Transfer RNA from a Myxococcaceae bacterium, 77 nucleotides, folded computationally. The source organism's lineage runs through Bacteria, Pseudomonadati, Myxococcales, Cystobacterineae and Myxococcaceae.
[in-house]
RNA sequence: GCGGGAUUAGCUCAGUUGGAUAGAGCGUCGGCCUCCGGAGCCGAAGGCCACAGGUUCGAAUCCUGUAUCCCGCGCCA
Repeated sequence: GCGGGAUUAGCUCAGUUGGAUAGAGCGUCGGCCUCCGGAGCCGAAGGCCACAGGUUCGAAUCCUGUAUCCCGCGCCA
């Protein structure tokens, strides 16, 4: 350099044919319980859906470019 894949909550991941307010588990915080804690139960916070642009009435989802990571191939020395 070329081809392919990935990027969504702090972490690991879902998200159907483009459709209304984007979800789960773990973790965190608060409460209940307990002598205290753990476990269990209840609740809450936490998101520019990597970035920029485009298409569309409407984009996490489609298109283009860029960035980072992974895999394969190639070039130079």